Small-subunit ribosomal RNA, 5' domain from a metagenome, 496 nucleotides, folded computationally. The coordinates come from a structure-prediction model, not an experiment, and the mean pLDDT is 85. Rfam family: Bacterial small subunit ribosomal RNA.
Context: one part of a larger RNA
RNA sequence: GAAUGAACGUUGGCGGCGUGGAUUAGGCAUGCAAGUCGCGCGGGAGUAGCAAUACUCCAGCGGCGAAAGGGAUAGUAACACGUAGGUACCUACCUCCCGGCCCGGAAUAGCCUCGGGAAACUGAGGGUAAUGCCGGAUAAUGUCCCCGGACCAAAGGUGUGAUUCCGUCGGGAGAGGGGCCUGCGUCCUAUUAGCUAGUUGGUGAGGUAACGGCCCACCAAGGCUUCGAUGGGUAGCGGGUGUGAGAGCACGACCCGCAUCACUGGGACUGAGACACUGCCCAGACACCUACGGGUGGCUGCAGUCGAGAAUCUUCGUCAAUGGGCGAAAGCCUGAACGAGCGACGCCGCGUGCGGGAUGAAGGCCUUCGGGUUGUAAACCGCUGUCAGUGGGGAGGAAGGCUCCGUGAAGAGCGGAGUUUGACCUAUCCGCAGAGGAAGUACGGGCUAAGUUCGUGCCAGCAGCCGUGGUAACACGAACCGUACAAACGUUAUUC
Repeated sequence: GAAUGAACGUUGGCGGCGUGGAUUAGGCAUGCAAGUCGCGCGGGAGUAGCAAUACUCCAGCGGCGAAAGGGAUAGUAACACGUAGGUACCUACCUCCCGGCCCGGAAUAGCCUCGGGAAACUGAGGGUAAUGCCGGAUAAUGUCCCCGGACCAAAGGUGUGAUUCCGUCGGGAGAGGGGCCUGCGUCCUAUUAGCUAGUUGGUGAGGUAACGGCCCACCAAGGCUUCGAUGGGUAGCGGGUGUGAGAGCACGACCCGCAUCACUGGGACUGAGACACUGCCCAGACACCUACGGGUGGCUGCAGUCGAGAAUCUUCGUCAAUGGGCGAAAGCCUGAACGAGCGACGCCGCGUGCGGGAUGAAGGCCUUCGGGUUGUAAACCGCUGUCAGUGGGGAGGAAGGCUCCGUGAAGAGCGGAGUUUGACCUAUCCGCAGAGGAAGUACGGGCUAAGUUCGUGCCAGCAGCCGUGGUAACACGAACCGUACAAACGUUAUUC
């Protein structure tokens, strides 16, 4: 000098864009953060109607989603990450291609009846539906094969009518995603020198989507290491960031990719996918409820609270846009997201006026008492109107949705008309008033731009280094004046 997720002191007008729990991965009150589908199913309630029926809402069964999105960096020195390769593998939803969807059955929630419990919740009996479950048929382009053969599926819905719309089953391909393996790279420590028994390899069997000591039985005695094994310490890694002429050094906040974690430890279940943040089970610590028998909970989601700390925000608005889940759709949900709020925390921009104005006013300070300086500074005269204030106009962020019409085989697509959708923000324009509302901080001995007077008297103090202060202090304190930067200026900490 540059830099920072900074903090502290003094000061503080406006705006834009960013950014904000770095410490206790400490504990958490409260609300919200994942639902959706009635065009899968039986049923219940309500509204309109004489009714048929239509519409709305709903607990339950069922489907899809809940493995994404969001948070954190505790652990991890490792195929975790980065890079370059490999293959013994899997892949829901999406796209393309080929082929299929036949005949039956038994249950069970809801519901009804009767119980247990303070609650959480739960038991028995009866009966019911399905795109839930099961059996049979069919079976290759699939799987296995001793090449003879054997084996494996399905579900319907809406609707005037379904090969045609939405689904469903088998097979193949793709896209995207993932699993696993390998070469190379990746901090400090030798005041850590030896480490290892599923250890290293083989055979067989098991297991997995898949290779493999992944697991097991048996057999062999191997494997790693001064090119640093093993142990200890520290640490998420990368894209990148800071600095620097570069080489390098330091760092890894925000954003993106990957990994890992979800009160602590362990475990599996479901599923295409988890060993699963707001799922389940067990153990533990902690907290809460209790009728003392027993239960409930997990903010490292968004806000918020306590604690610790030098220190880090609102218990806000909206789904309008973008994106996600479900749905045929309308739509519903979405603390993702978009916005607003708070903080000079950072960067950038703008303003705090402009021109004239000398009896160089008054006051202040200094003085050799003549004057000098503050200083065109003020007053005063003329002007402007940024920003803020106030009133009004206003594009854009809106694409889409719905209804109707045309075209079309079509409810696809395309074209047209009408109607409708903004939480939040405003570019910009016009009017009003009036210089009005808007400057400080640090420094002035040398380094280093900028000095005088008074006070103090090795005191009080200053100080980055040198140093300064003991009666004339340019160095302490104050005043005046000046210098630097400026909505900031200094200090501290840290990196280069």